[in-house]
């Protein structure tokens, strides 16, 4: 000096000036979302997507079940979650590390294109062995124009070791053994089954017994564990006020009409001068919910961490067509300067510091709140790998 990896905080900061907002005290008033003065407060690390989970508020109660819909390796942390941590198993990198939608193919279905004999109740193109057998032809050999043998062509029979197709072909690999072969037998690896150490557990390690299962795919249907009422702050709730306490229809009065809870059923509950639809009207006003909270912030104890606890301290926007701003100094942070001091240096290239001068400052604005996950985005600090070169 270059490539990477991982994790941290920061998001400018003082300070005058003029403006806008909420709250807390005072004061004035013609008593109103009015006027004034003091104090103290005002947009994030993602406020962003709305992608998960909840608080909250309503459905009067929210019980069984069926469908349906998430989630999946084990332990743990949380209110909770699909999140976070830690480990185990598996893939990726030379390495720091980083990824996984990681339960079941012996409950059933289904799907594996194309090539290939044959794609799972799966097979014989090429080929290897064995017996029969031979029109022609070829070659040896005997004998003299036939006779054997040996090939090549034909029949049966065996094989699944070799080749070749392919993302994958009747576990792999090496010896034996066969007629040629084959777990046919044998070691050793995979597999099943049994136990034993070691771990809260997924599992890991070793021992034993068996010649042993004809694949993959479940981000394919399914199947098993586990969870799950519903809409949502435009929830909602209180005040005022208006209008036409408007018209019509059905169906019923306790043996229950109709309504209520995501979709069905079962049950439960309202329900009788009731219920329920269907047209047309009014009210687009105020005030609350509206920020003290699973809140942040230190230290000590516990934990391998996540994060728990016990003590102590602070209160940090609440707008209501949306405030939370502009401006100007100085300081900080980053960047550049062919040039100017200083220190290091074969006094060379570079470095490191200062002093001027210049120039920058990214994503991006709360809207009921919180926990996560994703997305965008400036520098800037620690620590680790990996290659180069010099010493």
């Nucleotide at each position: 000096u270059g490539a990477g990896g991982a994790g941290g905080a920061c998001a400018g900061a003082u300070g005058a000036u003029c403006g806008c907002u909420g709250g807390u005290c005072c004061g004035g008033c013609a008593a109103g979302u009015c006027c004034g003065g003091a104090c103290g407060g005002g947009a994030g690390g993602a406020a962003a997507g709305u992608c998960c989970g909840a608080g909250c508020u309503c459905c009067g109660u929210a019980g069984g079940g069926c469908a349906g819909g998430a989630u999946g390796g084990u332990c743990g942390c949380u209110a909770a979650c699909g999140g976070c941590g830690a480990c185990u198993g598996g893939g990726g990198g030379c390495g720091a590390c980083c990824c996984c939608a990681a339960g079941g193919a012996a409950a059933g279905u289904g799907c594996c294109a194309c090539a290939g004999a044959a794609a799972a109740u799966a097979u014989a193109c090429c080929g290897c062995c064995c017996g029969c057998g031979u029109u022609c032809c070829g070659g040896a050999g005997c004998g003299c124009c036939g006779c054997u043998c040996c090939g090549u062509g034909g029949c049966g029979g065996g094989u699944a070791a070799g080749g070749g197709u392919g993302a994958a072909a009747a576990g792999g690999c090496g010896a034996g053994g066969u007629a040629a072969g084959a777990g046919c037998u044998c070691a050793c690896c995979g597999c099943u089954c049994c136990g034993c150490u070691g771990g809260u557990g997924a599992c890991a390690g070793g021992g034993g017994a068996g010649g042993c299962a004809u694949g993959g795919u479940a981000a394919a249907c399914c199947c098993c564990a586990u969870c799950c009422g519903g809409a949502g702050c435009a929830a909602g709730a209180c005040c005022g006020a208006a209008u036409a306490g408007g018209a019509g229809a059905a169906c019923g009065a306790u043996c229950g009409a109709g309504g209520g809870c995501g979709g069905c059923c079962c049950g439960c509950c309202c329900g009788a001068g009731g219920u329920u639809c269907u047209c047309g009207g009014g009210u687009a006003g105020g005030u609350c919910g509206c920020u003290u909270g699973a809140g942040g912030c230190g230290u000590c104890a516990g934990g391998c961490a996540a994060c728990u606890g016990c003590c102590g301290c602070c209160c940090u926007a609440g707008a209501g067509g949306a405030a939370u701003g502009a401006u100007c100094a100085u300081c900080g942070c980053c960047g550049g300067c062919g040039g100017c001091c200083g220190g290091g240096g074969g006094u060379g290239a570079c470095c490191c510091g200062g002093a001027g001068c210049c120039g920058g400052a990214a994503c991006a604005g709360a809207a009921c709140u919180c926990g996560g996950c994703u997305u965008a985005u400036g520098g800037c600090c620690u620590c680790c790998u990996c290659a180069a070169a010099c010493a």
Predicted 3D model of a 391-nucleotide RNA (Bacterial RNase P class A) from a Syntrophales bacterium. The sequence is in RNAcentral, with records from ENA. It is recorded under the gene name rnpB. The coordinates come from a structure-prediction model, not an experiment, and the mean pLDDT is 75. Its Rfam family is "Bacterial RNase P class A". The family is grouped with related families in Rfam's "RNaseP clan".